[in-house]
Context: one part of a larger RNA
Molecule: large-subunit ribosomal RNA, domain IV
Organism: Bacteroidota bacterium
RNA sequence: CCGCGGAGAAGGAACUAGGCAAAUUGUAGCUGUAACUUCGGGAUAAAGCUAUCCGCAGCGAUGCGGAUUCAAUAAAAUGGUUCAACCAACUGUUUAGCAAAAACACAGGGCCCUGCAAAAUCGAAAGAUGACGUAUAGAGCCUGAUACCUGCCCGGUGCCGGAAGGUUAAGGAAGCUUGUCAGCCGCAAGGCAAAGCUGGCGACCGAAGCCCCGGUAAACGGCGGCCGUAACUAUAACGGUCCUAAGGUAGCGAAAUUCCUUGUCGGGUAAGUUCCGACCUGCACGAAUGGUCUAAUGAGUUGAACACUGUCUCCUCCGCGAGCCCG
Numbered sequence: 001c002c003g004c005g006g007a008g009a010a011g012g013a014a015c016u017a018g019g020c021a022a023a024u025u026g027u028a029g030c031u032g033u034a035a036c037u038u039c040g041g042g043a044u045a046a047a048g049c050u051a052u053c054c055g056c057a058g059c060g061a062u063g064c065g066g067a068u069u070c071a072a073u074a075a076a077a078u079g080g081u082u083c084a085a086c087c088a089a090c091u092g093u094u095u096a097g098c099a100a101a102a103a104c105a106c107a108g109g110g111c112c113c114u115g116c117a118a119a120a121u122c123g124a125a126a127g128a129u130g131a132c133g134u135a136u137a138g139a140g141c142c143u144g145a146u147a148c149c150u151g152c153c154c155g156g157u158g159c160c161g162g163a164a165g166g167u168u169a170a171g172g173a174a175g176c177u178u179g180u181c182a183g184c185c186g187c188a189a190g191g192c193a194a195a196g197c198u199g200g201c202g203a204c205c206g207a208a209g210c211c212c213c214g215g216u217a218a219a220c221g222g223c224g225g226c227c228g229u230a231a232c233u234a235u236a237a238c239g240g241u242c243c244u245a246a247g248g249u250a251g252c253g254a255a256a257u258u259c260c261u262u263g264u265c266g267g268g269u270a271a272g273u274u275c276c277g278a279c280c281u282g283c284a285c286g287a288a289u290g291g292u293c294u295a296a297u298g299a300g301u302u303g304a305a306c307a308c309u310g311u312c313u314c315c316u317c318c319g320c321g322a323g324c325c326c327g
Stems, first nucleotide, its partner, number of pairs: 002321007010313002014311001019308001027051005036041001038145001052067006080306007087298002092104002108143004113138002120129003147292003151223003156220002158216005165211003171205002175201003179197002183192003224242005251285001252282001263279005
């Protein structure tokens, strides 16, 4: 000097990003137990008392009286507690080896597909899963207990339905045409040229799709701007105007979302960029990409308090074991 363990005057979180670590609590019996609540819980809530030995009483649990010790759940094992907020309902699952969570899952809710040789999936196929199941079933997607709710927009994209019109492939095809050449014409060069074969063009016929017409948002998604106006001022229930498919409803709101921002006011503190309650000027909340509240639960996150302590003021001592020095 380091590691592990033990003790500490006075103070008691002043430490620190943060009570990290440590300490406190702890067992059993009896008494007692708040808000809130889904009436089950919360709850070992909290807060108290008792505990050894001897005598007496009692079948006994136990009760009463007395005695010793610094100390009797005498060791060990063995919850610190409370208040408030956020998130997730919950038990559960996860990054084997830096993340256990607010992430995943979940019961519950919804949409959509599928009538059975099902849809979906694997496989060139045979075949198999689905399922020896049959719509109270099976597959996919989203949301995520319960409670109260889930507004407006179908213009775009997607999906579903429609079939009148436009467009449209392979294929078919009237007709036109290229090459070739029997034949014919020509003295010759060459020209014309039927049928067939061959190359090309091609009116017209020709499905789905697309265009088109409707529907659909718990499909992907979206949910405005400017100006004026009330008898103090301020503000604007009201009016005007432009644009849009429609202009954000309920609820919540400086929020796990607020830039300006340590917003403003209130609470807590002697003092509070955090926290709690409000306000609303929401840079840039918002309704199953769910919105809002919520008892219980959480090795989750945040703030506060009591108890407790070497975390600290401020360090000291002891035990054990290393290192180091000497031998």